[in-house]
Small-subunit ribosomal RNA from an uncultured archaeon, 1347 nucleotides, folded computationally. The sequence is in RNAcentral, with records from Greengenes. The coordinates come from a structure-prediction model, not an experiment, and the mean pLDDT is 81. Rfam family: Archaeal small subunit ribosomal RNA. Its Rfam clan is "SSU clan". The literature on the family includes a 2001 paper in Science by Yusupov et al., "Crystal structure of the ribosome at 5.5 A resolution".

RNA sequence: GCGAGUCAGGCGUCUCUAGCUAUGUUGAGACGCGGCAGACGGCUCAGUAACGCGUGGCUAACCUACCCUCAGGACGAAGAUAACCCCGGGAAACUGGGGAUAAUACUCGAUAGGUGAGGAUGUCUGGAAUGACUUCUCUCCUAAAGGACCUAGAUACAUGCUUCUAUGUCGCCUGGGGAUGGGGCCGCGCCCGAUCAGGUUGUUGGUGAGGUAACGGCUCACCAAGCCUAUAACCGGUACGGGCCGUGAGAGCGGUAGCCCGGAGAUGGGUACUGAGACAAGGACCCAGGCCCUACGGGGCGCAGCAGUCGCGAAAACUCCGCAAUGCACGAAAGUGUGACGGGGCUACCCCGAGUGCCAUCCGCUGAGGAUGGCUUUUUUUGGUAUAACUAGCCAUUGGAAUAAGGAGAGGGCAAGACUGGUGUCAGCCGCCGCGGUAAUACCAGCUCUCCGAGUGGUAGGGAUGAUUAUUGGGCUUAAAGCGUCCGUAGCCGGCUUAGCAAGUUUCCUGUUAAACUCAGCGACUCAAUCGUUGGAUCGCGGGAAAUACUACUAGGCUAGGAGGCGGGAGAGGUCAACGGUACUUCUGGGGUAGGGGUGAAAUCCUAUAAUCCCGGGAGGACCACCAGUGGCGAAGGCUGUUGACUAGAACGCGCUCGACGGUGAGGGACGAAAGCUGGGGUAGCAAACCGGAUUAGAUACCCGGGUAGUCCCAGCUGUAAACGAUGCGAGCUAGGUGUUGGGAUGGCUACGUGCCAUUUCAGUGCCGCAGGGAAGCCAUUAAGCUCGCCGCCUGGGGAGUACGGCCGCAAGGCUGAAACUUAAAGGAAUUGGCGGGGGAGCACCACAAGGCGUGAAGCUUGCGGUUCAAUUGGAGUCAACGCCGGGAACCUUACCGGGGGCGACAGCAGUAUGAAGGCCAGAUUGAAGGUCUUGCUAGACAAGCUGAGAGGAGGUGCAUGGCCGUCGCCAGUUCGUGCCGUGAGGUGUCCUGUUAAGUCAGGCAACGAUCGAGACCCACGCCUUUAGUUGCUACCGAGGAAGUUUUCCGAGGGGCACUCUAAAGGGACUGCCGUCGACAAGACGGAGGAAGGAGUGGGCUACGGCAGGUCAGUAUGCCCCGAAUCCCCCGGGCUACACGCGAGCUGCAAUGGCAGAGACAAUGGGUUCCAACCCUGAAAAGGGACGGUAAUCUCGAAACUCUGCCUCAGUUUGGACUGAAGGCUGGAACCCGCCUUCACGAAAAUGGAAUGCCUAGUAAUCGCGCGUCAUCAACGCGCGGUGAAUACGUCCCCGCUCCUUGCACACACCGCCCGUCGCUCCAUCCGAGUGGGGUUUGGGUGAGGC
Repeated sequence: GCGAGUCAGGCGUCUCUAGCUAUGUUGAGACGCGGCAGACGGCUCAGUAACGCGUGGCUAACCUACCCUCAGGACGAAGAUAACCCCGGGAAACUGGGGAUAAUACUCGAUAGGUGAGGAUGUCUGGAAUGACUUCUCUCCUAAAGGACCUAGAUACAUGCUUCUAUGUCGCCUGGGGAUGGGGCCGCGCCCGAUCAGGUUGUUGGUGAGGUAACGGCUCACCAAGCCUAUAACCGGUACGGGCCGUGAGAGCGGUAGCCCGGAGAUGGGUACUGAGACAAGGACCCAGGCCCUACGGGGCGCAGCAGUCGCGAAAACUCCGCAAUGCACGAAAGUGUGACGGGGCUACCCCGAGUGCCAUCCGCUGAGGAUGGCUUUUUUUGGUAUAACUAGCCAUUGGAAUAAGGAGAGGGCAAGACUGGUGUCAGCCGCCGCGGUAAUACCAGCUCUCCGAGUGGUAGGGAUGAUUAUUGGGCUUAAAGCGUCCGUAGCCGGCUUAGCAAGUUUCCUGUUAAACUCAGCGACUCAAUCGUUGGAUCGCGGGAAAUACUACUAGGCUAGGAGGCGGGAGAGGUCAACGGUACUUCUGGGGUAGGGGUGAAAUCCUAUAAUCCCGGGAGGACCACCAGUGGCGAAGGCUGUUGACUAGAACGCGCUCGACGGUGAGGGACGAAAGCUGGGGUAGCAAACCGGAUUAGAUACCCGGGUAGUCCCAGCUGUAAACGAUGCGAGCUAGGUGUUGGGAUGGCUACGUGCCAUUUCAGUGCCGCAGGGAAGCCAUUAAGCUCGCCGCCUGGGGAGUACGGCCGCAAGGCUGAAACUUAAAGGAAUUGGCGGGGGAGCACCACAAGGCGUGAAGCUUGCGGUUCAAUUGGAGUCAACGCCGGGAACCUUACCGGGGGCGACAGCAGUAUGAAGGCCAGAUUGAAGGUCUUGCUAGACAAGCUGAGAGGAGGUGCAUGGCCGUCGCCAGUUCGUGCCGUGAGGUGUCCUGUUAAGUCAGGCAACGAUCGAGACCCACGCCUUUAGUUGCUACCGAGGAAGUUUUCCGAGGGGCACUCUAAAGGGACUGCCGUCGACAAGACGGAGGAAGGAGUGGGCUACGGCAGGUCAGUAUGCCCCGAAUCCCCCGGGCUACACGCGAGCUGCAAUGGCAGAGACAAUGGGUUCCAACCCUGAAAAGGGACGGUAAUCUCGAAACUCUGCCUCAGUUUGGACUGAAGGCUGGAACCCGCCUUCACGAAAAUGGAAUGCCUAGUAAUCGCGCGUCAUCAACGCGCGGUGAAUACGUCCCCGCUCCUUGCACACACCGCCCGUCGCUCCAUCCGAGUGGGGUUUGGGUGAGGC
């Protein structure tokens, strides 16, 4: 700004117009009176849990303008008023006075009519008159507009407006009916809370009155005291209701925006007027709050209409066009009005449809994609038509692939990467699980891929998934869940049978269930969404007809449920009373003497005032052994000496009585262990608290000595327990077996009894077990099976059985019982492991026992730690690191420290014939050096100055790896196939009995077989045989030699292979034989024979796997790092330090010895830069020569031992450290820092605390030898032989291992897990003196406006 006006054909006045001034014509307009409409349409959802809505009825208790229809009618009269004119008031809004005038405005009279009261005869409708009609009397009230228009005629008049008549049309009045729209009443349905259980005073009803269109406490006066409520009143919270909408298979759950129906509201309240209709907001009045104007006196306004503004907010459009269509209001009509409505605009908000190109060739990996050429033109441009207008569409026309693709995701769920780079428990991601700690398919990017597509994702709410609130359609032994038990009210459910009825139920017909929506068919927009049309569906409610099985109801009957009766039995059933018994404590008398008591061991304690102990007697309180029993009784709690009294219940038997009387049971009531409380008694023993003694780190505990409440009785309260069978009560059905208690029946026996036995039956109480059930454990006629009835309870863990409120209690506390917040699990049953200060069986000298020898004390060697240092490089850390890395490091090794020097393939850029790299004399520098510098010379093509990139790295990561090794393991285990069992994880096999070194074997067994281990096998040693005989051997011969002359010894050589030996092939041992045991087995024990006897002895080999075991420093190797230094070379130092601690050794401490002299016997092995005979020198180490040896040929070679002598128990003739001197060897070099020899020096140490190691026979112990390393250096390692014991022949006590079993809240697996106090921070909640605000109720006060 617009959204409600219209009517000039109701009326008056005025203006303009036309040819006109008369009251008077035509057309247009203004103002007013009047009529109708402004109660519709449009908007919104505040209130409302209500007859508000829905549905179906009733109104005999009502109204209805305009509309339709029928009947009748409109007579007479009178007075005003607005506009207009004049005069005022006021800033304005507006308003006052005077004067005119008309009507379809208003008033009066009449008629028709109506209303009320009373009466009458009937009639009609109806289930029923209180209704309608007819009629009489009386009271009261009271109509109308004969107006308007068209046409025709008559009449006055200007050919012409007046007036009259007629037809028609529109109106007016009365009455009846209809239609439409409403008012009122009723049945049924409609959210959450019981931590809201009692509510109500006009409340409930009556009489009378008032009021209304109309019934009614609607209002009032009086009377009565009722009325509602567990079928939820009242109160509180939330909410407009429905058609419908979302989702879902449905039942449901959630929503109710748009459209339609109904309601309510119009700034918050109140009130009436007008009218047919309103208590009306685009009408009035009043109050309140807000805004605006004002001259301060006073006025105005109400967008939850359409646009629009501001504010709020996560959030939402143009101050558009048109009345052309549809409708509405008015009008006779033309028409006017209409932000209703029809259209357009904005928004990816929803639904639907279409496009973003297609083909060929070439490049590219057969890709992704790109290039070139061609084709098509929805969309695009312009004109017409369409439209109220702009569009869409249609027709024609122009040009060209042009003008058009994104979002999320790629670890699983869940389609799509075992790509690349960055990051490194950071940054970040993630609905959930979970990714990220240097190789991230999970973060951030790139590439590639997947899904959807003008959208794609996120967030929030709802539904489904969820049988995860279970009506359909769940559960309650152990997962959450059976009230502690019984009685019983309401309710729910209820045996057999007859008849009736037809309420429930079923069928049919009918009315309704608005339209839209939804479903189906057809049609219109090119299709679709959308729209049209036809048909269907619609739970429900009303009416009618029928059926009668079942349920209900009524009236009968029955006896199987139930109850009663009778009978003989059983029982710790209950209450009360009486009596008894042993023990205990205490008192007393006697006897008796030094301890008693208590404990794992003790002590506190008692006892010399006589304990404990024994005997006699007295007192007291509590309790009730044996019998006694997974026996009995009871609803449960619970109940035990004996007897009596009273009393209750159950079982059996009989089938005598009643005749469904029953079941369950919300609320309610009763009982209810122990502890506790109140009052009174009692108190022997026991015993919370408390006091002592012990134990212990402590010990407010366990153990011991005392000891009070209490335990006991009476009266009352409390009302809970793992009050458990963790299993509610009742009924029926569904294999059995075996015990036991009570009763009955039958039979047998009988010692004749209340006896015994057997069979059977009913009731109880246990165990096992089939079907079936269960997640499984398990249950299984005593169900947790199959069914029925009723009740209680559950819905993740924690917060919490807590807080608040209520009820109960003397208190303690009980019953009822949340939320905020927090959390991804908590939980059940079972499985496999591991573990246990659980159990059982077996085994082992890295276990014990019985023994032997050590370590731990000392000195030294060596390794480690620590400390120190320039560096003392690094690794390894219980067994399973520490004489380990073969690690005995002088340099080297060597990785560390100090100093010095050197090194970049290849590519690019700078440089370079104006001379690069390289080389060199002298000097300087330096520890030294053309390494560098100075000055020069030489040389002839490259070049380290920069950027990349390499070589190299004993730099990092053994938690990225390979390989190798250690260890569990000197163990006897580990698996598989098939079958079987189990829902499954899994089990069985692999278990049990016996046996073994052994999962070795035998027997049994739902297992039968098999694999890897064990064993077998391979090597060495032990016995025998055969073969072979050099370098080995020599029974035989024996030159020769020595001692010596009886003879003995050595012995070249020969002969030989007998023996030894060597090294090849065989044999041999198998529980084979005998006996005993065992089960007739496996096997064990003993014996014979045998070299060897039960695996002959000793080795090698060593399972599936585990440990983030060790090693990146042997090598290999991913990634990271350094890259002119973390690379390479040289010199020196260090790895060798030294207040200290630990490990492993050596040497000892002596007489089983030491020293000196003499004498004897090995084996394994090694040897050419080597072993070296032998000779010489030296005191020795060693040196100088040198045969032989490439090895059964030569060589290196024993000690303990034996014999003799000395020493005589001492820090020694033990012990040898340390130190000094002299000498030797290796090496370039022994200072830091080697080894050897001789002399001298001569330490600790006199057998080793706690603790701890190894070992069962040729072993331990002891003695030496060889080899490895190696230029030199063993106290080390690996081997070899010599001498050569003691003690078990067992055990599971310690440490462990294997198997079975058991418990587990552990699974990183007991070095596990986990609880509480205290402390700090944060969050949520409760209480809290109070305080602030809002709402509601009751009482009081003030009180606008209305009545």